A computed fold for a 72-nucleotide RNA from a Candidatus Nealsoniibacteriota bacterium, annotated as transfer RNA. It matches the Rfam family "tRNA". By type it is a transfer RNA.
[in-house]
């Protein structure tokens, strides 16, 4: 330089264009235990950015940004 692929809670993963973006994990608080740790319950907490299509985008074009294959 040329083609692909991937980006979503602190980590991991889901999510026919359509409901309050779901789950396991960690954290925090509560209960339980002589204490710990296990368990229950709860809460907290994300779609890379910017444009476009479209009644409606995480989801589909196009640009960038990082990452990663593969070829020169």
């Nucleotide at each position: 330089g040329g083609u692909c692929c991937c980006a979503u809670c602190g980590u991991c993963u889901a999510a026919u264009g359509g409901u309050u973006a779901g789950g396991a994990c960690a954290u925090c608080a509560g209960c339980u235990u002589u204490u710990c740790a296990a368990g229950c319950u709860g809460a907290c907490g994300a779609u890379c950015g910017g444009a476009g299509u479209u009644c409606g985008a995480c989801u589909c074009u196009c640009c960038g940004u990082g990452g990663g294959a593969c070829c020169g």